A computed fold for a 102-nucleotide RNA from Ureibacillus yapensis, annotated as Purine riboswitch aptamer. It matches the Rfam family "Purine riboswitch aptamer". Rfam's curators write: Riboswitches are metabolite binding domains within certain messenger RNAs that serve as precision sensors for their corresponding targets. Allosteric rearrangement of mRNA structure is mediated by ligand binding, and this results in modulation of gene expression. A class of riboswitches that selectively recognises guanine and becomes saturated at concentrations as low as 5 nM. In Bacillus subtilis, this mRNA motif is located on at least five separate transcriptional units that together encode 17 genes that are mostly involved in purine transport and purine nucleotide biosynthesis. It has also been shown that some members of this family are specific for adenine instead. Its family is annotated with purine nucleobase biosynthetic process in the Gene Ontology.
[in-house]
RNA sequence: AAAAUAUAGUUAGGCUGCCUUCAUAUAAGUCCGAUAAUAUGGUUCGGAUGUUUCUACUAAGUUACCUUAAACAACUUAUCUAUGAAGGCGGGUACAGUUCUG
Numbered sequence: 001a002a003a004a005u006a007u008a009g010u011u012a013g014g015c016u017g018c019c020u021u022c023a024u025a026u027a028a029g030u031c032c033g034a035u036a037a038u039a040u041g042g043u044u045c046g047g048a049u050g051u052u053u054c055u056a057c058u059a060a061g062u063u064a065c066c067u068u069a070a071a072c073a074a075c076u077u078a079u080c081u082a083u084g085a086a087g088g089c090g091g092g093u094a095c096a097g098u099u100c101u102g
Stems, first nucleotide, its partner, number of pairs: 015091011026056001029049006041066002050057001058078006095102003
């Protein structure tokens, strides 16, 4: 001096948002307590349960039923949330040509 090796540092191609559809959960369900009204009525509040599950547990309409009492029933339509999948539209990053494209 060269080669090889070792050590240390750096490094978003790997990340991420939204929309649509689908699947699963949950049946926007059930139970309990209190409360209000009475055919021009059938309300309101709270608690629990249900999901390998966070959240939510409502609204509108239709048809019954209750002969004035304390109790409501069936059906239809419309979501959100959690997780996963597919498709679409973007952001970021890397590279290339180029200065806005791939």
The source organism's lineage runs through Bacteria, Bacillati, Bacilli, Caryophanaceae and Ureibacillus. Its mean pLDDT, the model's own confidence on a scale to 100, is 75.